Source information
RNAcentral holds the sequence, with entries from Rfam. This is a predicted structure of a 115-nucleotide RNA (FMN riboswitch aptamer (RFN element)) from Butyrivibrio fibrisolvens. It matches the Rfam family "FMN riboswitch aptamer (RFN element)". Its family is annotated with FMN binding in the Gene Ontology. The organism belongs to Butyrivibrio, within Bacteria. Of the family's consensus pairs, 93% are formed in the model.
[in-house]
RNA sequence: AAUAAACUUCGGGGCUGGGUGCGAUUCCCAACCGGCGGUAUAGCCCGCGAGCCUUAUGGCAUGACUUGGUGAGAUUCCGGGGCCGACAGUAAAGUCUGGAUGAGAGAAGUAGGAU
Repeated sequence: AAUAAACUUCGGGGCUGGGUGCGAUUCCCAACCGGCGGUAUAGCCCGCGAGCCUUAUGGCAUGACUUGGUGAGAUUCCGGGGCCGACAGUAAAGUCUGGAUGAGAGAAGUAGGAU
């Protein structure tokens, strides 16, 4: 100095106004939000996590993008136009309530030992 193991900490955001109605933050009109790793900077490319079932292995489910420009390189930047969002509850939910002061992809740090 590097590697492996161990330990510690961190690790998700968002709806108000109006309308209808007995009743809607769920319908309608407008709005707001966007985990982690990779890569030219990503909700929509490639993968992972979160959900349900199981003793476990594992199985099931798992959404969404185009166009023009710049450039060596961009479905990631800039401009235009679009789209998507687990399960349970309830007047039909990405945003309320609940599992969850949970879990986790991962990120940062630590001292000592072996090689």